The RNA shown here (transfer RNA) has 72 nucleotides and comes from Niastella sp. HX-2-15. Rfam family: tRNA. Rfam classes the family as a transfer RNA. Gene Ontology term of the family: triplet codon-amino acid adaptor activity. From the family's description: Transfer RNA (tRNA) molecules are approximately 80 nucleotides in length. Model confidence (mean pLDDT): 84 of 100. RNAcentral holds the sequence, with entries from ENA. Lineage of the source: Bacteria > Bacteroidota > Chitinophagales > Chitinophagaceae > Niastella.

[in-house]
RNA sequence: CGCCAGGUGGAGCAGCGGUAGCUCAUUCGGCUCAUAACUGAAAGGUCGCGGGUUCGAUCCCCGCCCUGGCAA
Repeated sequence: CGCCAGGUGGAGCAGCGGUAGCUCAUUCGGCUCAUAACUGAAAGGUCGCGGGUUCGAUCCCCGCCCUGGCAA
């Protein structure tokens, strides 16, 4: 240098054109003598970066960056 997969709240992952969700974690409340468990709610995301296509892009196209793998 070439090819493939991936990059989405603090962590692990879904979503593949039409307002971005799940589990755990965090915070506040309920329950308890208290803690855990259980339970109700809340906060937290420029969807790696920059362009393009489109009425509309996490999603499609181009370039770049990062991570893992394959080949040489």